[in-house]
RNA sequence: UGCCGAAUCCAUUCGUCGAUAGGCGAGUGGAGCGGGGGAACCAAUUCCCCGGGGCGAGAGGUCCAAGGGCCCGUGAGGUCACCGGACCAAGCGCGAUUGCUCCGCGCGAGCCCGACAGCUAACCCCGUAGGCAACAGAG
Numbered sequence: 001u002g003c004c005g006a007a008u009c010c011a012u013u014c015g016u017c018g019a020u021a022g023g024c025g026a027g028u029g030g031a032g033c034g035g036g037g038g039a040a041c042c043a044a045u046u047c048c049c050c051g052g053g054g055c056g057a058g059a060g061g062u063c064c065a066a067g068g069g070c071c072c073g074u075g076a077g078g079u080c081a082c083c084g085g086a087c088c089a090a091g092c093g094c095g096a097u098u099g100c101u102c103c104g105c106g107c108g109a110g111c112c113c114g115a116c117a118g119c120u121a122a123c124c125c126c127g128u129a130g131g132c133a134a135c136a137g138a139g
Base pairs, nucleotide, nucleotide: 001133002132003131004130008031009030010029011028012027013026014025015024016023017022032128033127034126035125036124037123042118051116052113053112054111055110060088061087062086063085064084068080069079070078071077091107092106093105094104095103100139101138102137
C1' cells in the first nucleotide's frame, strides 16, 4: 500500500510509553455497518422417513479407502456409530481509478443454538473479530 470479512469511526475512564502532541492495552458510551428473535395478512396444515434451526459463497455428486457394535439368522438382511483421500460441481472472491468483455489465479471450510424459532410493523437481543499479499494480465 492492497485483499477476504459486518468487523470501521468518534468520545471517555483507568493503566502505561512520552517533555508536549500523540501512541499502546483494558473497560464504558455513541454513530455507522452486520446478524438473530418477534403480529396482522400471507404461507403452512395429509402420509412415510427423519428432531429442528442459525452464521457463512462454502448445495451436492462420483470413485478409492476404512469398516466396529447390536438384532435376527443356514444365508440374505436390519440398525447404530467411526474414518482418510482424489476428482467434479451449484456458488463465491481476486487480478491496485472505475465499468464491460476476454484471459488467468484462488475458495468451495468451519462454527454455533439446544427440543426451540416460516414471513413479520412496533418492539427486544447480539457482533463489530480473525486471517493474508508483495508488481499485482489484455482490449
Molecule: c-di-AMP riboswitch aptamer (ydaO/yuaA leader)
Organism: soil metagenome